A computed fold for a 552-nucleotide part of an RNA from Candidatus Sulfotelmatobacter sp., annotated as large-subunit ribosomal RNA, domain I.
The organism belongs to Candidatus Sulfotelmatobacter, within Bacteria.
The RNAcentral record of the full RNA draws on ENA.
Its Rfam family is "Bacterial large subunit ribosomal RNA". Its family is annotated with structural constituent of ribosome and ribosome in the Gene Ontology.
The coordinates come from a structure-prediction model, not an experiment, and the mean pLDDT is 81.

Context: one part of a larger RNA
This record gives sequence, structure tokens and C1' cells, in this order.
RNA sequence: CCAACAAUGGAUGCCUAGGAGAUUUUGACCGAAGAAGGACGUAGACGGCGACGAUACUCGUCGGGGAGGUGCCAUCAACCUUUGAUCCGGCGGUUUCCGAAUGGGGAAACCUACUCUGUUUUACAGAGUGGCCAAAUAUGAAGUUAAUUCCGUAAGGAGUUAUAUUAGUGUUUGGCUGGGUACGGCGUGAACUGAAACAUCUUAGUAACGCCAGGAAUAUAAAUCAUAUGAGAUUCCGUCAGUAGCGGUGAGCGAAAGCGGAACAGCCUAAACCACGUAAGUGGGGUUGCAGGGCAGACGAUAUUCGAUGUGUCGAUAGUAGCAGAAGGAUCCGGAAUGGUCCGCCAAAGAACGUGAAAGCCGUGUAUGCGAAACUUGAGACACCGAUAGUUUGUACCUAAGUACCAUGAAGCACGAUAAACUUUGUGGGAAGCCGGGUCGACCACGAUCCAAGGCUAAAUAUCAGAAUCUACCGAUAGUGAACUAGUACCGUGAGGGAAAGGUGAAAAGCACCCCGGGAGGGGGAUGAAAUAGAACUGAAAUUGUUGGCUA
Repeated sequence: CCAACAAUGGAUGCCUAGGAGAUUUUGACCGAAGAAGGACGUAGACGGCGACGAUACUCGUCGGGGAGGUGCCAUCAACCUUUGAUCCGGCGGUUUCCGAAUGGGGAAACCUACUCUGUUUUACAGAGUGGCCAAAUAUGAAGUUAAUUCCGUAAGGAGUUAUAUUAGUGUUUGGCUGGGUACGGCGUGAACUGAAACAUCUUAGUAACGCCAGGAAUAUAAAUCAUAUGAGAUUCCGUCAGUAGCGGUGAGCGAAAGCGGAACAGCCUAAACCACGUAAGUGGGGUUGCAGGGCAGACGAUAUUCGAUGUGUCGAUAGUAGCAGAAGGAUCCGGAAUGGUCCGCCAAAGAACGUGAAAGCCGUGUAUGCGAAACUUGAGACACCGAUAGUUUGUACCUAAGUACCAUGAAGCACGAUAAACUUUGUGGGAAGCCGGGUCGACCACGAUCCAAGGCUAAAUAUCAGAAUCUACCGAUAGUGAACUAGUACCGUGAGGGAAAGGUGAAAAGCACCCCGGGAGGGGGAUGAAAUAGAACUGAAAUUGUUGGCUA
């Protein structure tokens, strides 16, 4: 150096129990009636996971189901079960201790009280006892100032009333407290970065933090847009458009109307006036811009339609267990038939998975059809209920005030003070009120358009979770960090960081028995298709050993 045979090692191939993504669909708050999350317990033996709670691997009941069962790793024992178990579903019961944690305390899962009630009465059992807010109810000051009475010569003293249906205190009732990955509203609000430096600017109203809410939230019924035609609440998507613009006119930022879609829904107060009431107030009336309403008069109708509210009754559909469900044999090789050959059959079912190799006809299923005692859903129907009427003449009573608006300081609008309108707001001024007022990008005129200073409102939208189905997605250094005891082991005071680790075989049939050995292990032998499948498939390379050969 070559070869063979072994060893080590765990690549490769095959596999999938776990992941990834998408689509469709359904659901969406929990909590003092004690949550989320935990601690500790509970089994015949019990370590982990899961389940459960001193009624503790479970209890009751109503349904389903029909032969096995006592969860898994994972057995042994002892039992249960056609008098229907185990199991699945609906509704209930129990639910230790900690935790908002709420009698007080506390180094969470512990310590320690008081009050009331009841007993089988001296020990147990049960209930209650936190804070804040509101309402009801009971009780109810001190002081001040004012008025006033009495006593006193006076200084002053004592009292009454108002302040005061007050402050406060007790009791009762109700609400709140804490949690929720993401999504939402409001508030506070960076920097790295970019500008090839940097300060305005950008990053960005982002991250982070705080408060608050819901299953969605916000917004929402024109003091809106538009432009000389008109549209007709909000939200979301596409376009308009990287346009108009803004911009140390740098970097960059960046609309709107309109158009096309998704979804569509509109309502209630305040005021005038009337009634009642001492008043506060309550009821009627009324709700708009082509102004409307009130009041007074005149004319006219007695109907029609709508409803997101409430009450009651009925209730389709769907969900939470399930049920039925077609059709194959022989033979050959083989350890095994789903394979080969021969002859058949079903099909509204030839999706898929499993079964000792590759199965329409073996199993689970699939197509199709059916199903609920109970709970949830609640399309829709009916009844009540609520809403729904005008036209015209006159009158000038009403139509949201520290508001609009102005000045100034800011912020939001794509818009950086800019010609800067519009919206919001700190400070200071401060209207009109229908012959009124706002807007139409300084401002004025004409014109157009709308009616602020009260409130409510589903859907289309965002996000998460479950289920079903699918994949020119991964296949164990991949795919989730996690296919396995995984947010585990381990590291860190802590916030936090964070792994590795899959495969015997069809079936454990997991090697009885004998021999060597202290054992480990090995040799026979047995099982098996195979044992160089023996505690792990296959088993590459580096590397190591043994044997043989080659090379001066």
C1' cells in the first nucleotide's frame, strides 16, 4: 500500500406519532354565586403526565350505546359488568388551601381573632366581619356669623332660632375591585436610524408605559361635500395617485372629491305652549333648513304602512352523543396475500386510513338517508305594545351661551407660520338669536349650500380560538423552542435565557433449559421469515483492530 472480515461512528435511504400554511364555517368575554393561574392532596401497590377535590381516578339525573371494563407510561393483584358496566353527550352536585383574596397578619398555598346561631354543650358545626361609590333609613354635632330671650349697673354669662334634611356616624341594599395572547378607544410619549455630518425635518404619534372597554371597539344621520349639473349618516376594500400638494423645496412626507364595490337604518331629547304642583319637578306637546314647531283661524282625512324596543305564546333551522349503510371466492409463490392466475360482484359508495407485501367487495369508513329526554340557537308567525296626516292664512312666542367668534400660545388636518382657511384647545376678551347663523382654503361682494354649541344606533371591519377539509409545505441539524418527562432538564439573585433526545419484530413469540464466569458477558439450545432483527431499522466516511498479500 491492497483486500477480506470485524469494531467504532451515525451520514444516507425509507417511515411519521409532530409541526407549517390555506380555505370554509362556528363561537367570543371570565370574576365576590370567589375568576385566570397555582399549591397540596385523591387509586390495592403509584414515580411522572392527565383526571378529580375530604362526596377527591369520582356522585346524581336525563339521553346515547351494547360487551367488555377498572386513564397513559405499565404491569401484578383484587374486582365490576346483559338486573346493561366501562364509555359518549345534556343538566346538576361536591369543589381543601392560596390567589382581586375581602376579619387581622403574612416570607402565597401559612399564622391568628371577634360576633351571631345551632346543638348530642365546654367542644364542635354553620353564617358573618375588607376598601371605595351610590341610594334608602336611623342618628346627628362643634365652631362661626346673624337675630333674639333671660340674668347682670357694666364687663359678661346662660339659652332659643337660622347656619343644619349640614359635617360626620350606624344599619340595609346594589355596584365596583382581579384576569384576558391578539384586536380597540383615550392619555403620556422616546431614541438608535435616515438626511451619506447635523439642529428644522425623519424614524413616529412608532416602541414603551398608564387608564378604560367589548366580543368586537371606535365612528355615525351634515352648521358634510360639491360647483353652477348635483350628491345625501358612518365603517371597510379597490381606484383616484405616488397625482394635487407639503418639504433645510433636502432626506422624505403625501391627500381629497369623484368613480367601482362590501354593508345598509334610522331615531330620541332641550325650548315655545298646555295641565298638575308652594316649589323642585312630572305628564302632554315638539324635533326641523324648499326652514320647522308653538299659538289663533279656515279647509280636509278616519286610512295606510312601519318597528332595532318591550311582554307573552308558538317555533323552523343549526349545534352539543349517535344510527343505518352495497359487493369475493378458488388456486400458486410466500412467514403472512392486499401480489400472480382463473372465474365473479357492488357502485348516488373506485375519498382516505388500517389490516403479517400492493384490498371498491376484510375492518373503520365513504356516497346517501335518518336521529335528541335535556340544554343552547332563535329564521319567522300571532297577540298586545309603540310609531305613522295633512293643506293654507295670520302672528313673530321657541329652535341647545361664557357657546360661536376675536387676540395670543399650541396641537390636529398630507399642509413644517406659510397667502393658511377648517377642527380642537390653554389664557384674555366676547355675539347674533330666523330680517338669524356656519361653510364654500387669507379677505370682500354676489351666489350656492348647510343649521353648531344635547344624546342613542345594528351590519359590512380588526383579532383570537374551535371544528372540518385541503396542500407542486417539512420529514427528526428539517418542521413549532418543544414528534420523547418541553418552556422540561440545566444556567442566572433576578428580569430572563433555554437544550439534547424518534424507529426490535407482523406478533414479545423479549432467548425455557444446559455449560464457562464472582459478575458483566459468552458458548450451545429455543422463538422467529430473519437474531450480523437480542434492546434496536438501514448502517456511508473519518478512525481502530485481526488475517492474508504486495513493495528494496